[in-house]
RNA sequence: UGCCCGAUCGUCUAAUGGUAGGACACACGGCUCUGAACCGUGUAAUUGGGGUUCGAAUCCCUGUCGGGCAG
Numbered sequence: 001u002g003c004c005c006g007a008u009c010g011u012c013u014a015a016u017g018g019u020a021g022g023a024c025a026c027a028c029g030g031c032u033c034u035g036a037a038c039c040g041u042g043u044a045a046u047u048g049g050g051g052u053u054c055g056a057a058u059c060c061c062u063g064u065c066g067g068g069c070a071g
Base pairs, nucleotide, nucleotide: 001070002069003068004067005066006065007064010024011023012022013021018054026042027041028040029039030038047063048062049061050060051059
């Protein structure tokens, strides 16, 4: 330098173009003499910009970052 792949709650991981969900963690409550475990509830995310569409995490263009291959 060229080509390819990837980026989603704090972490990991889902999501036919149609309500962004689950697990762990965290907070609160229940249970317990106390704690752990267990049970319930809650907080929390789509890498930036632009486009297509009635509607975009998803499709298109571009930037950033990370990884792989070639030179």
A computed fold for a 71-nucleotide RNA from Candidatus Nealsonbacteria bacterium RIFOXYC1_FULL_40_7, annotated as transfer RNA. The prediction has a mean pLDDT of 81. The RNAcentral record of the sequence draws on ENA. It matches the Rfam family "tRNA". The family's RNA type in Rfam is transfer RNA.